[in-house]
């Protein structure tokens, strides 16, 4: 000092789901209340990824009326308890 990770300890964080106050067009966030679970489930939001919004596509055009619609792209954004990066960190059996 890496690296691992106990039916150890002393903490910690909290999914679903409820409530329905509170931002947001949305996705979703705040907040109480709950606990499946987490050794990073601590930060960051750089790469993937999922998802919202506008654009565009795509125009009175496609198709019988009536009159749309999806992929791919762009621009903003939301998630991060999804999988890699990256920065910190508590404890010490084996």
């Nucleotide at each position: 000092u890496a690296c691992c990770g106990a039916u150890a300890a002393a903490g910690g964080c909290a999914a679903a789901c409820c409530a329905u106050c509170u931002c947001g067009u949305a996705a979703g966030a705040g907040u109480g209340g709950g606990g499946c679970g987490c050794a990073a489930a601590g930060c960051c939001a750089c790469a993937g990824u999922u998802c919202c919004g506008c654009u565009u596509g795509a125009g009175g055009u496609a198709c019988a009326g009536g009159g749309a619609a999806a992929g791919a792209g762009g621009c903003g954004g939301a998630a991060g308890g999804c999988u890699g990066g990256g920065c910190u960190g508590c404890c010490g059996a084996a």
Predicted 3D model of a 94-nucleotide RNA (c-di-GMP-I riboswitch aptamer). The sequence was found by an Rfam model in a public genome assembly. Its mean pLDDT, the model's own confidence on a scale to 100, is 83.